Predicted 3D model of a 266-nucleotide RNA (Bacterial large signal recognition particle RNA) from Candidatus Pelethousia sp. The organism belongs to Candidatus Pelethousia, within Bacteria. Its Rfam family is "Bacterial large signal recognition particle RNA". About the family: The signal recognition particle (SRP) is a universally conserved ribonucleoprotein involved in the co-translational targeting of proteins to membranes. The model forms 93% of the base pairs in the Rfam consensus.

[in-house]
RNA sequence: CCGCGCUAGGCGGGGAGUUAGCGGUGCCCUGUACCUGCAAUCCGCUACAGCAGGGCGGAAUUCCCUUUCCAAGGCAUGUGCCCGUGGGGCUGGCCCCCGCAAGGGGCGUUGAGGCCCGAGUCCCGUGCAAUCCAACUCUGUGAACCAUGUCAGGGCCGGAAGGCAGCAGCAUUAAGCAGCCGUAUGGGUGUGCCGCGGGGUUGCCCGGGCGGAGUUACCUGCGAGAGUACCGCCUGUGGGAACAUUGUCGAAGAACGGGUGCGCGG
Numbered sequence: 001c002c003g004c005g006c007u008a009g010g011c012g013g014g015g016a017g018u019u020a021g022c023g024g025u026g027c028c029c030u031g032u033a034c035c036u037g038c039a040a041u042c043c044g045c046u047a048c049a050g051c052a053g054g055g056c057g058g059a060a061u062u063c064c065c066u067u068u069c070c071a072a073g074g075c076a077u078g079u080g081c082c083c084g085u086g087g088g089g090c091u092g093g094c095c096c097c098c099g100c101a102a103g104g105g106g107c108g109u110u111g112a113g114g115c116c117c118g119a120g121u122c123c124c125g126u127g128c129a130a131u132c133c134a135a136c137u138c139u140g141u142g143a144a145c146c147a148u149g150u151c152a153g154g155g156c157c158g159g160a161a162g163g164c165a166g167c168a169g170c171a172u173u174a175a176g177c178a179g180c181c182g183u184a185u186g187g188g189u190g191u192g193c194c195g196c197g198g199g200g201u202u203g204c205c206c207g208g209g210c211g212g213a214g215u216u217a218c219c220u221g222c223g224a225g226a227g228u229a230c231c232g233c234c235u236g237u238g239g240g241a242a243c244a245u246u247g248u249c250g251a252a253g254a255a256c257g258g259g260u261g262c263g264c265g266g
Stems, first nucleotide, its partner, number of pairs: 001266006010056002012030004020046005034054005063259003067255003073249004078243001081240008090232001092231002094227001096225001098223003102220003105216003114210005120204002122199006128192002130189005136182001138179004147172004155164003
């Protein structure tokens, strides 16, 4: 150096999650990579960290290690965005109130605001009127007997003359009832374009006077105060789709370098 037979290692790896940790089942990425059984109410193990059984290929293009490049993808983080949810009156919006009077508007030399006077509005008393009630006057009606008058008939007393009581009827009347007009009367009032006197008069309204240019705060504006979770803002929290940053893990790929046996025969 060549041939044959073996052995170690190989026949996938990674991310998140789970776990004390490791590996697996399930999910995702990579992309092709032996088969069977087990396992999320998990399964198997313990740093040599799936277990059990079988198969293929095998010391190198193929197994192992280092370094570099490139890099799928996952996770964390950050910023703004979108959709929810809780809190905060915040120099914002919005609502309310007060003030100012720069601009607009209204009123004003046919006289503003202001000041003065009078009358009214308000209160008390009162008159008149209206209306209601009562009373009075008047009219009508009004009593089986217990009202009056007259009392037919009849009754009682009496020898008689005569006397007595008295129903019905008639007339009248009391209380009561009803009505009417009127007013001299008394009382009342959800009454009055009514009158008189007194009080009050801050405000408002009306009239008059003085005086001579402002006045008002309707809109805008400015200032102060108070409120409001509807919008904006601030703050907390949950979710979503992106983007970017940073960090972390990192399959596959590329390149360089290195490492790895045993036996027999020639």